[in-house]
Molecule: transfer RNA
Organism: Fibrobacter sp. UWB8
RNA sequence: GCCCUUGUAGCUCAGUUGGAUAGAGUGUCAGCCUCCGAAGUUGAAGGUCAUGCGUUCGAAUCGCAUCAAGGGUA
Repeated sequence: GCCCUUGUAGCUCAGUUGGAUAGAGUGUCAGCCUCCGAAGUUGAAGGUCAUGCGUUCGAAUCGCAUCAAGGGUA
């Protein structure tokens, strides 16, 4: 240089025939419980779906470019 894969919540990830307010676990905070804590339980906050442009009535999902990480190849 070329090719392939990946990029979604603080962390680990799901979500591919394009469709309604984008989810789970864990962590954080608060309530309940307890003598206090842990555990349990209920709730809340937390996301420009890497960035930009495009296609479409509609994009995390499709196309192009760029950026980052990993792998392959001479």